[in-house]
RNA sequence: GCCAAGGUAGCUCAGUCGGUAGAGCGACGCACUCGUAAUGCGUAGGUCGGCGGUUCGAUUCCGCUUCUUGGCU
Numbered sequence: 001g002c003c004a005a006g007g008u009a010g011c012u013c014a015g016u017c018g019g020u021a022g023a024g025c026g027a028c029g030c031a032c033u034c035g036u037a038a039u040g041c042g043u044a045g046g047u048c049g050g051c052g053g054u055u056c057g058a059u060u061c062c063g064c065u066u067c068u069u070g071g072c073u
Base pairs, nucleotide, nucleotide: 001072002071003070004069005068006067007066010025011024012023013022019056027043028042029041030040031039049065050064051063052062053061
């Protein structure tokens, strides 16, 4: 330099042929217990990497850009 995959909650990852963004673990609260753990219930937590374009509407489609991983030279 070229090619491919990926960037979504604190972590690991779904998701949608464009229409209010989710799970597990973790955190916090409550219940249970003599107490803890476990278990059950609930709560909070996300500019969907960034900038633009298309659209009534973009995490999703298009362009550019940045970062990570793998391959080629």
The prediction has a mean pLDDT of 82.
This is a predicted structure of a 73-nucleotide RNA (transfer RNA) from a Deltaproteobacteria bacterium.
Rfam family: tRNA. The family's RNA type in Rfam is transfer RNA.
The organism belongs to Myxococcia, within Bacteria.